[in-house]
Context: one part of a larger RNA
Molecule: small-subunit ribosomal RNA, 5' domain
Organism: uncultured prokaryote
RNA sequence: GAUUGAACGCUGGCGGCAGGCUUAACACAUGCAAGUCGAGCGCGAACGGUACUUCGGUACUUAUUAGAGCGGCGGACGGGUGAGUAACGCGUGGGAAUCUACCCUGGGGUGGGGAAUAACCGCUGGAAACGGCGGCUAAAACCGCAUACGCCUUGAGAGGGAAAGCGGGCUUCGGCUCCCACUAUUGGAAGAGCCUGCGUUAGAUUAGCUAGUUGGUAGGGUAAAGGCCUACCAAGGCGACGAUCUAUAGCUGGUCUGAGAGGAUGAUCAGCCACACUGGAACUGAGACACGGUCCAGACUCCUACGGGAGGCAGCAGUGGGGAAUAUUGCGCAAUGGGCGAAAGCCUGACGCAGCCAUGCCGCGUGUGUGAAGAAGGCUCUAGGGUUGUAAAGCACUUUCAGUAGGGAGGAAAGGGUAGUAGUUAAUACCUGCUAUCUGUGACGUUACCUACAGAAGAAGCACCGGCUAACUCCGUGCCAGCAGCCGCGGUAAUACGGAGGGUGCAAGCGUUAAUC
Numbered sequence: 001g002a003u004u005g006a007a008c009g010c011u012g013g014c015g016g017c018a019g020g021c022u023u024a025a026c027a028c029a030u031g032c033a034a035g036u037c038g039a040g041c042g043c044g045a046a047c048g049g050u051a052c053u054u055c056g057g058u059a060c061u062u063a064u065u066a067g068a069g070c071g072g073c074g075g076a077c078g079g080g081u082g083a084g085u086a087a088c089g090c091g092u093g094g095g096a097a098u099c100u101a102c103c104c105u106g107g108g109g110u111g112g113g114g115a116a117u118a119a120c121c122g123c124u125g126g127a128a129a130c131g132g133c134g135g136c137u138a139a140a141a142c143c144g145c146a147u148a149c150g151c152c153u154u155g156a157g158a159g160g161g162a163a164a165g166c167g168g169g170c171u172u173c174g175g176c177u178c179c180c181a182c183u184a185u186u187g188g189a190a191g192a193g194c195c196u197g198c199g200u201u202a203g204a205u206u207a208g209c210u211a212g213u214u215g216g217u218a219g220g221g222u223a224a225a226g227g228c229c230u231a232c233c234a235a236g237g238c239g240a241c242g243a244u245c246u247a248u249a250g251c252u253g254g255u256c257u258g259a260g261a262g263g264a265u266g267a268u269c270a271g272c273c274a275c276a277c278u279g280g281a282a283c284u285g286a287g288a289c290a291c292g293g294u295c296c297a298g299a300c301u302c303c304u305a306c307g308g309g310a311g312g313c314a315g316c317a318g319u320g321g322g323g324a325a326u327a328u329u330g331c332g333c334a335a336u337g338g339g340c341g342a343a344a345g346c347c348u349g350a351c352g353c354a355g356c357c358a359u360g361c362c363g364c365g366u367g368u369g370u371g372a373a374g375a376a377g378g379c380u381c382u383a384g385g386g387u388u389g390u391a392a393a394g395c396a397c398u399u400u401c402a403g404u405a406g407g408g409a410g411g412a413a414a415g416g417g418u419a420g421u422a423g424u425u426a427a428u429a430c431c432u433g434c435u436a437u438c439u440g441u442g443a444c445g446u447u448a449c450c451u452a453c454a455g456a457a458g459a460a461g462c463a464c465c466g467g468c469u470a471a472c473u474c475c476g477u478g479c480c481a482g483c484a485g486c487c488g489c490g491g492u493a494a495u496a497c498g499g500a501g502g503g504u505g506c507a508a509g510c511g512u513u514a515a516u517c
Stems, first nucleotide, its partner, number of pairs: 001517004006513005013364006019357002021322001026320003030317003035073003040070002043067001048061005080275003089200007098192003103188002106185001108183003111145001113143002120135006151159001153157001165179001169176002201247003208238003213235008250272004254265004277298005300311004328354001330353003336350001337348004367397004377388004401458001403453005411444001415439009461506005466487003472501005482489002
């Protein structure tokens, strides 16, 4: 000099853009953060409509809908944190023995049966959490049978599937068609698992380490190679090119600095990894050994009728605590993205915005011109003067920003209705695409921006002035009080302490401290 996720002191007008628990991976009150599908299924309170009515009500119903339940898909993404990890964890370059839901693509199939079960009803246990027994019922839930081109193994042979539903037209009630769905399978896309060369902190006051250890055979296991696991056999394997042990640490793109080489660092943003109260385990599933799933153990907290139960903010806010120190228990799904759904739509503390903070960067303002009687006052003085100083006052103007009032984009694409057209089809239905037209969705928001109004009106501080280093005098003090980054100042004339006047430097900031180059 540059820099910072900074803090502290004094001060503080506005805006834009960014950033904001670096400490206790400490403990958490409360609310929200993952649901959705009635076009898979059986129920079904209330409301509406229709019909009947003895006026009590009953039946049906689709448009709609509360509510759970069975079922499907999603809760493995998104969001957080950096404890652990010195490792194929990460970075980079190769590789072969693999899997992949949803999506795209190719050809094939979807035949015929069956038994249950929740919801519900009855009885019943428990304080609760949650159950138990009996009975009824549906499905795209479940289980057989047939089919097996292709797929896997092979010598024969063995194994593995299904499901419907909405809308429309015709109908001889068999069926045809559109959209979607299911099943086995080919290829792709994107994703994931595995192996490996090289690189990746310090310590030798850590020199030896290793028995599933190193290799082989056989078997098991996995989606997949492999001591991954087991049995048997052999005795290997690593190490001064630093094994093992100990300490520290998430890694990278990057960031800061520097002419560079380097050094330091890994906040925000992006990629990968690891973790989810602590430790362990598997289940389900295409995918987890799963943050807001399950089980076991532990610590802690809470409820209890003492028999037993409930919980996990390193999600967003917020609380206590720790700390020099770090924000709102805000608004909205309008946009972008995600989940579900045919869609309308629902959900989304992701996200978009707003609030707080000079934390940083950038921009603007705090007025402009004129004005010498060089006013008054202050300070100083050789008592003449000098300086503050065109500074002020005065005169003439302007109105950015802030204030008040009015106008006012863009972020909106979609979605819905109607019509036309193309595809599909037997079809002018339906459905889908395109076009036209009408309608129509904004949290921010009192938006950005523009116009008008009034009045210089509301807006300057901080550090320093011995040398380094830009900037000097007076008074007080008297090795005292104090200053100080280094050299050093202070013991009676201190430009170095304290105050004042003046000056210098930066400026909504200025200094100090800490840290890096």